RNA sequence: CUUGAAACAAGCCAAACCUGUCGCGAGAUGGGGACGGAAAGCCACGGGUCUUGAAGUUAACUUUUUGAGACAGCCGGGUCGCCAAG
Numbered sequence: 001c002u003u004g005a006a007a008c009a010a011g012c013c014a015a016a017c018c019u020g021u022c023g024c025g026a027g028a029u030g031g032g033g034a035c036g037g038a039a040a041g042c043c044a045c046g047g048g049u050c051u052u053g054a055a056g057u058u059a060a061c062u063u064u065u066u067g068a069g070a071c072a073g074c075c076g077g078g079u080c081g082c083c084a085a086g
Stems, first nucleotide, its partner, number of pairs: 001086004012037002017032006035073001041079003045076003048071009
């Protein structure tokens, strides 16, 4: 550097739920917990979902536009890395 995630080594992460804290909220984070994960490491770049403000619209967050956000454990992309083989 290339290929792979069946096996091996070191091990790693932690959904739901309960709970402390923060946030209007999506959600974040500490503890418990383990459904799962071969990038469930990192980056909101493209798509997507969700929250919130404004404007238009509607019987109705019903729907559209736009601003600000959340999700990397939704899909794609980028980037770094463990192990094995070459």